RNA sequence: AGCUUAUCAAGAAAGGAGGAGGGACAUGGCCCAACGAUACCUUAGCAACCAUCCCCCGCUGUUAGCGGGGAGAAAGGUGCUGCAUCCAUCCCCCCGCUCUGGCGGGGAGAAAGAUAAGUC
Repeated sequence: AGCUUAUCAAGAAAGGAGGAGGGACAUGGCCCAACGAUACCUUAGCAACCAUCCCCCGCUGUUAGCGGGGAGAAAGGUGCUGCAUCCAUCCCCCCGCUCUGGCGGGGAGAAAGAUAAGUC
């Protein structure tokens, strides 16, 4: 890098250094940014997954082990700390408008992306 599974409308800040763009790709929008962006460093914080502890249930039967659950604790491994993954695009359903081109609103799904765990 690829594949599988799960989650993604909640949550969470300051300083340093630096000096121009950034919000994954493409398009159309809309935001942020010299009152200092992306990326980087330090400290702090948040709590999605893994791990630990605790509690509950079940199985086995021992100075214990395994499985499941938690709206519990904590923050070890990753991650995260502007706007819903910033919004939309592809497909289906419902409602309204238009009149045969379609438009608007709502819902569900898919694709892509991000994160975690596993596998390779």

The RNA shown here (SAM riboswitch aptamer (S box leader)) has 120 nucleotides and comes from Chitinophaga sp. Taxonomically the source falls in Chitinophaga (Bacteria, Pseudomonadati, Bacteroidota, Chitinophagia).